[in-house]
Large-subunit ribosomal RNA, domain IV from a metagenome, 339 nucleotides, folded computationally.
The RNAcentral record of the full RNA draws on SILVA.
The coordinates come from a structure-prediction model, not an experiment, and the mean pLDDT is 86.

Context: one part of a larger RNA
RNA sequence: CUAUGGUUAAGGAACUCGGCAAAAUAACCCCGUAACUUCGGGAGAAGGGGUGGUCAUUUCGGUGACCGGCACUAAAGACGUCCAGGCAACUGUUUACCAAAAACACAGGUCUCUGCUAAGUCGUAAGACGAUGUAUAGGGGCUGACACCUGCCCAGUGCUGGAAGGUUAAGAGGAGUGCUUAGAUAGACUAAGGUCGAUGAUUCGAAGGUACGAAUUGAAGCCCCAGUGAACGGCGGCCGUAACUAUAACGGUCCUAAGGUAGCGAAAUUCCUUGUCAGGUAAGUUCUGACCCGCACGAAAGGUGUAAUGAUCUGGACACUGUCUCAACCAUAGACUCG
Numbered sequence: 001c002u003a004u005g006g007u008u009a010a011g012g013a014a015c016u017c018g019g020c021a022a023a024a025u026a027a028c029c030c031c032g033u034a035a036c037u038u039c040g041g042g043a044g045a046a047g048g049g050g051u052g053g054u055c056a057u058u059u060c061g062g063u064g065a066c067c068g069g070c071a072c073u074a075a076a077g078a079c080g081u082c083c084a085g086g087c088a089a090c091u092g093u094u095u096a097c098c099a100a101a102a103a104c105a106c107a108g109g110u111c112u113c114u115g116c117u118a119a120g121u122c123g124u125a126a127g128a129c130g131a132u133g134u135a136u137a138g139g140g141g142c143u144g145a146c147a148c149c150u151g152c153c154c155a156g157u158g159c160u161g162g163a164a165g166g167u168u169a170a171g172a173g174g175a176g177u178g179c180u181u182a183g184a185u186a187g188a189c190u191a192a193g194g195u196c197g198a199u200g201a202u203u204c205g206a207a208g209g210u211a212c213g214a215a216u217u218g219a220a221g222c223c224c225c226a227g228u229g230a231a232c233g234g235c236g237g238c239c240g241u242a243a244c245u246a247u248a249a250c251g252g253u254c255c256u257a258a259g260g261u262a263g264c265g266a267a268a269u270u271c272c273u274u275g276u277c278a279g280g281u282a283a284g285u286u287c288u289g290a291c292c293c294g295c296a297c298g299a300a301a302g303g304u305g306u307a308a309u310g311a312u313c314u315g316g317a318c319a320c321u322g323u324c325u326c327a328a329c330c331a332u333a334g335a336c337u338c339g
């Protein structure tokens, strides 16, 4: 010096990102116990006092007298507490081996699908699960106890319903066209020379066959018409105006499907920003209470509260301490020397 453990004058968080670590608290009995609250809790709240031994007595719970110590749950083991706030209601679950949380789950809420051979899921299928269940059941989505609530927009997208019109497949339909040839036809091609042709060139061509094929007909879907937000989602701008000033209850105008309601708000959201004011401190970028100018809160991707709960996060206070001022000593194991 390293690790582990122990003690420490005076001070007592001055340490530090942060009381991290350590210290402190602690058993049993008695007294006593606030805000708040869902009346259960909070609560072992907090805060006080007692505790040994001997003898006597006892209804065996105690009671009385005496004795000793600085100290009597005499060793060991055994809640630190309070105040305020954020988040999540809670118990629970999770990144086996860097994250335990505010993440997940949850009871509760709501929407939606499903009438049973259910919907949904696995499988090519048979079949199985759902379920030996039957809408007080089962699947899926979102939200997440409880309390008070959950505003406006259906223009776009989605979903549901509708069927008049437009568009629209295969199929149906078969106007017509090409090829083929029984037959008819004597010329046809070439610049020229010439070549081919009655053993039929060239041209025409019925029926049949074959290939194609217009009109017409033809469902859902889409277009279209409605509904629907605890469906995906969205929820404005400019200008003027009151008898100081300032501000604008008020007015005008443009745009929109509609222009953010209640509540909350520098917030787990605020860039400017250490916003401003107040509190706490001698001094406070954090914290608490307000304000509202919300860069860029906002109502089940829920809004606002909320007792209890939390190895949660943030700020403060008391107690306590080697965290520190500032370091010292001790014990053990290493380190070092010899082997």
Base pairs, nucleotide, nucleotide: 001334002333003332004331005330006329007328008327010325011324014323019320027051028050029049030048031047036041038145052067053066054065055064056063057062068072080318081317082316083315084314085313086312087310088309092104093103108143109142110141111140112139113138114137120129121128122127146305147304148303149302151235152234153233156232157231158228159227160226161225162224165223166222167221171217172216176212177211178210179209180208183204184203187196188195189194236254237253238252239251240250263297264294275291276290277289278288279287